Predicted 3D model of a 73-nucleotide RNA (transfer RNA) from a Candidatus Saccharimonadota bacterium. The prediction has a mean pLDDT of 83. Taxonomically the source falls in Candidatus Saccharimonadota (Bacteria, Bacteria candidate phyla).
RNA sequence: GGGGUAUUAGCUCAGUUGAUAGAGCGCUGCAUUCGCAUUGCAGAGGUCGCGGGUUUAAGUCCCGCAUACUCCA
Numbered sequence: 001g002g003g004g005u006a007u008u009a010g011c012u013c014a015g016u017u018g019a020u021a022g023a024g025c026g027c028u029g030c031a032u033u034c035g036c037a038u039u040g041c042a043g044a045g046g047u048c049g050c051g052g053g054u055u056u057a058a059g060u061c062c063c064g065c066a067u068a069c070u071c072c073a
Stems, first nucleotide, its partner, number of pairs: 001072007010025004019056001027043005049065005
């Protein structure tokens, strides 16, 4: 220098064919207990890496950039 993959909640990851963003763990509250743990119920938490484009509508399609990993040279 060229190619590929990944980037979504605090962490690990789903999200298929464009149509209101989710799970597990963690966190907070309540119940249960003498207390803790476990279990149950409820809740908070996201400019979907950044910037543009297409579209009535973009996490998803297109372009550029950034970061990480990887292959070639």